[in-house]
RNA sequence: CGGGAAGUAGCGUAGUGGCUAACGCGCCUCGUUCGGGACGAGGAGAUCCCGGGUUCAAAUCCCGGCUUCCCGA
Numbered sequence: 001c002g003g004g005a006a007g008u009a010g011c012g013u014a015g016u017g018g019c020u021a022a023c024g025c026g027c028c029u030c031g032u033u034c035g036g037g038a039c040g041a042g043g044a045g046a047u048c049c050c051g052g053g054u055u056c057a058a059a060u061c062c063c064g065g066c067u068u069c070c071c072g073a
Stems, first nucleotide, its partner, number of pairs: 001072007010025004018056001027043005049065005
């Protein structure tokens, strides 16, 4: 320098045009227990990497940029 992939909650992922953005682990509160763990109930937490565009409507499609990874030179 060229090609490809990825970026969504603290962590790991799903969601490929329209539902309140979902699930697991973790976190908080309560119950259970002498206490903890486990279990049960409830809850908080993501302006979907950034900017712009298309559309009635964008996490999703298009363009540019940033970061990481892979391949090639």
About this RNA:
Transfer RNA from a Patescibacteria group bacterium, 73 nucleotides, folded computationally. Rfam family: tRNA. It is annotated as a transfer RNA. RNAcentral holds the sequence, with entries from ENA. The prediction has a mean pLDDT of 80. The organism belongs to Bacteria candidate phyla, within Bacteria.